């Protein structure tokens, strides 16, 4: 240069045939404890990488762009 793959909460990562984004784990707050940890409740946390398009409706489908990987030349 060309191709593919990945980018979603802090972190690791789901999301089904396009239909109201979700778990762990860390984080806060109670309850337990003489304290703390451990264990149970519960709560916050999101411009799905940026930026178009198509659609009633987009994480998912197109275009184009960044960054990181693998391959080719």
């Nucleotide at each position: 240069g060309c191709u593919g793959g990945c980018u979603u909460a802090g972190c690791u990562c789901a999301a089904u045939u396009g239909g109201u984004a979700g778990a762990g784990c860390a984080g806060c707050u109670g309850a337990c404890u003489u304290g703390u940890a451990a264990u149970c409740a519960g709560c916050a946390g999101g411009u799905u990488g940026c930026g178009g398009g198509u659609u009633c409706a987009a994480g998912u489908c197109c275009c184009a762009u960044a960054g990181c990987c693998a391959g080719c030349u």
About this RNA:
Transfer RNA from a Bdellovibrionota bacterium, 73 nucleotides, folded computationally. The source organism's lineage runs through Bacteria, Pseudomonadati and Bdellovibrionota. Its Rfam family is "tRNA". Rfam links the family to the GO term triplet codon-amino acid adaptor activity.